[in-house]
Context: one part of a larger RNA
RNA sequence: CUGGGCGUAAAGGGCGCGUAGGCGGUUACUCAAGUCAGAGGUGAAAACUACCGGCUUAACCGGUAGCCUGCCUUUGAAACUGGGUGACUUGAGGGCAGGAGAGGGGAGUGGAAUUCCCAGUGUAGCGGUGAAAUGCGUAGAUAUUGGGAGGAACACCAGUGGCGAAGGCGACUCUCUGGCCUGUUACUGACGCUGAGGCGCGAAAGCGUGGGGAGCAAACAGGAUUAGAUACCCUGGUAGUCCACGCCGUAAACGAUGGGUGCUAGGUGUAGGAGGUAUCGACCCCUUCUGUGCCGCAGUUAACACAUUAAGCACCCCGCCUGGGGAGUACGGCCGCAAGGUUGAAACUC
Numbered sequence: 001c002u003g004g005g006c007g008u009a010a011a012g013g014g015c016g017c018g019u020a021g022g023c024g025g026u027u028a029c030u031c032a033a034g035u036c037a038g039a040g041g042u043g044a045a046a047a048c049u050a051c052c053g054g055c056u057u058a059a060c061c062g063g064u065a066g067c068c069u070g071c072c073u074u075u076g077a078a079a080c081u082g083g084g085u086g087a088c089u090u091g092a093g094g095g096c097a098g099g100a101g102a103g104g105g106g107a108g109u110g111g112a113a114u115u116c117c118c119a120g121u122g123u124a125g126c127g128g129u130g131a132a133a134u135g136c137g138u139a140g141a142u143a144u145u146g147g148g149a150g151g152a153a154c155a156c157c158a159g160u161g162g163c164g165a166a167g168g169c170g171a172c173u174c175u176c177u178g179g180c181c182u183g184u185u186a187c188u189g190a191c192g193c194u195g196a197g198g199c200g201c202g203a204a205a206g207c208g209u210g211g212g213g214a215g216c217a218a219a220c221a222g223g224a225u226u227a228g229a230u231a232c233c234c235u236g237g238u239a240g241u242c243c244a245c246g247c248c249g250u251a252a253a254c255g256a257u258g259g260g261u262g263c264u265a266g267g268u269g270u271a272g273g274a275g276g277u278a279u280c281g282a283c284c285c286c287u288u289c290u291g292u293g294c295c296g297c298a299g300u301u302a303a304c305a306c307a308u309u310a311a312g313c314a315c316c317c318c319g320c321c322u323g324g325g326g327a328g329u330a331c332g333g334c335c336g337c338a339a340g341g342u343u344g345a346a347a348c349u350c
Base pairs, nucleotide, nucleotide: 004321005320006319007304008303012318014201015200016199017198021194022193023192025088026087027086028085029084030083031082033081034080035077036076037075038074039073040072041071042070048066049065050064051063052062053061054060091191092188093187095184096183097182098181099180103177104176105175106174107173108172109171110154115149116148117147118146119145120144121143125136126135162169163168206247207246208245209244210243211242215241216240220236221235222234223233258317259316260315261314262313263312266295267294268293269292270291271290272289273288274287275286276285299306300305323350324349325348332343333342334341335340
């Protein structure tokens, strides 16, 4: 390579946009590059295969045929692929009318709570634990009332609810902005799918500069526990957590399940629409589209399980796997301020 695979055994890229490339709807005509057929040329000999023959046989040797699966030239065929021209509407886009939403950015506002400060009431404790102690408190704490400051997060609503490509998104208002769904069908007429490279986004932690700092809290200190206790528990507490700008680019970035299209029993819940029936009307009920759950047939699966949201049946494109350790290491390249990331071996060993 062929072949086999990727939910859990090794294996789906964290996610998107998109270049090259690969693949691509219906129909008419045409060309004849692919494709198919005929003819011709070439495809050295030896080897190989079949048959025949020569050494007493065989090995060995000779002859004939095949083979040389290929390439070139030429004459044709036109179903399929491809090129060209024209047409079409179901794929894709799109106008109009509606709809839901923690989708994203910016600005402003609000209440509860914690902490701190000031003042009042008030007195001996508070706090904490398995039990304690460190700690706080007669310089008046804890508790309670009033006032103030500041930061962070938004109880209830809240729901296998919603939105987003993923990461993720949850108080309220305004503003800018992306996507999605439904109905209808003017309009365009294959404009599509995927996507090596590339570009962008990307939790937390971490880094740079400048702010901010209530609570929490690595490190650190103390108190306990213990044989010890560099821990678990307690009292404190600095980075950090927050904001702006710039880096980092990782994760059990998980549905451990790449994207697209079509097909293949049903049942039941839920979210957003539309239509119908009924009704004074709103419900209820029926149908249908989109999403999100559960159960389940065929089928699949090593089993577990999956099962119209497939892990079923097929096709297209990309990524990835090939025994364990060594090792996601070394070296080199690229990226980064650094931390490190990415690409990624071998010896040796079982």
This is a predicted structure of a 350-nucleotide part of an RNA (small-subunit ribosomal RNA, central domain) from a Dehalococcoidales bacterium.
It matches the Rfam family "Bacterial small subunit ribosomal RNA". Rfam links the family to the GO terms ribosome and structural constituent of ribosome.
The source organism's lineage runs through Bacteria, Bacillati, Chloroflexota, Dehalococcoidia and Dehalococcoidales.